The prediction has a mean pLDDT of 75. Predicted 3D model of an 87-nucleotide RNA (Bacterial small signal recognition particle RNA) from Candidatus Melainabacteria bacterium GWA2_34_9. It was read from a public genome assembly, where an Rfam model found it. The organism belongs to Candidatus Melainabacteria, within Bacteria. It matches the Rfam family "Bacterial small signal recognition particle RNA". The family's RNA type in Rfam is non-coding RNA gene. About the family: The signal recognition particle (SRP) is a universally conserved ribonucleoprotein involved in the co-translational targeting of proteins to membranes. The literature on the family includes a 2016 paper in Proc Natl Acad Sci U S A by Righetti et al., "Temperature-responsive in vitro RNA structurome of Yersinia pseudotuberculosis".
RNA sequence: GGUCUGACACGGCGGAAGCCGGUGAACCUGGUCAGGGCGGGAACGCAGCAGCCAUAAGUCGUAACUUUCGGGUGUCGUCAGAUUGCC
Numbered sequence: 001g002g003u004c005u006g007a008c009a010c011g012g013c014g015g016a017a018g019c020c021g022g023u024g025a026a027c028c029u030g031g032u033c034a035g036g037g038c039g040g041g042a043a044c045g046c047a048g049c050a051g052c053c054a055u056a057a058g059u060c061g062u063a064a065c066u067u068u069c070g071g072g073u074g075u076c077g078u079c080a081g082a083u084u085g086c087c
Stems, first nucleotide, its partner, number of pairs: 001087003004081005009075003013070006020061004029054004037046003
């Protein structure tokens, strides 16, 4: 001096969450509201079922990115410690 231990830095691996997309409320979400109903002399108006659209909670998927957690992860790295043992 090296090996050893710890911390830091950088990378990489794995988990979780977010983002993104799909799906998604018989009724207690919204919008539009055929048909039909009600009011009216009429023009119109009112409430509004089905359907459709958008979506909440939920749920499914997931390459990259962001956040977070973890460790028998890596290093021509840096610093500190140990010096019983080994080279």